Source information: RNAcentral holds the sequence, with entries from ENA. Predicted 3D model of a 72-nucleotide RNA (transfer RNA) from Candidatus Roizmanbacteria bacterium CG11_big_fil_rev_8_21_14_0_20_36_8. Model confidence (mean pLDDT): 81 of 100. NCBI's taxonomy places the organism under Bacteria, Bacteria candidate phyla, Candidatus Roizmaniibacteriota. The same sequence occurs in records of 2 taxa. It matches the Rfam family "tRNA". From the family's description: Transfer RNA (tRNA) molecules are approximately 80 nucleotides in length.
[in-house]
RNA sequence: GCCUCCGUAGCUUAAUGGAUAGAGUACAUGGCUUCGAACCAUGUGAUGGGGGUUCGAUUCCUCCCGGAGGCG
Numbered sequence: 001g002c003c004u005c006c007g008u009a010g011c012u013u014a015a016u017g018g019a020u021a022g023a024g025u026a027c028a029u030g031g032c033u034u035c036g037a038a039c040c041a042u043g044u045g046a047u048g049g050g051g052g053u054u055c056g057a058u059u060c061c062u063c064c065c066g067g068a069g070g071c072g
Base pairs, nucleotide, nucleotide: 001071002070003069004068005067006066007065010025011024012023013022018055027043028042029041030040031039048064049063050062051061052060
């Protein structure tokens, strides 16, 4: 330099172009407990960035950024 794949919450992930982006875990608060752990309830928190297509984009197209692999 070229090709392929990946990027969603702190972490692991779901979502056939269509309802407020859904869970697990973690974290916070409360309950329980002598105190913790576990358990129960509630809550906070996410689509890598720009542009395009579309009535509507996490999803499709394009460029950039980052990561993994392959070729030279």